[in-house]
């Protein structure tokens, strides 16, 4: 310096030929118990890395940035 991945809830990960975001563990409350753990409900918790562009509509597409890997020189 140039090429390619990549970024989602606190932590690991899915999504969508564009139609408004869930899943496991985590936390808080209940249920149960003498108690605790487990089991089962149930909730909270996300400006989808930033900005902008295209659309009726952006997490997905397009373009800068930015942080992280990997190759190449």
């Nucleotide at each position: 310096g140039c090429u390619u991945c990549u970024a989602u809830a606190g932590c690991g990960c899915a999504g969508u030929u564009g139609g408004u975001a869930g899943c496991g563990c985590g936390u808080g409350g209940g249920u149960c118990c003498c108690a605790u753990a487990a089991u089962c409900c149930c909730a909270a918790g996300g400006u989808c890395g930033u900005a902008a562009g295209u659309g009726c509509g952006a997490u997905c597409c397009u373009c800068a940035c930015u942080g992280g890997a990997a190759g190449c020189a």
Predicted 3D model of a 73-nucleotide RNA (transfer RNA) from Amphidinium carterae. It matches the Rfam family "tRNA". It is annotated as a transfer RNA. The RNAcentral record of the sequence draws on ENA.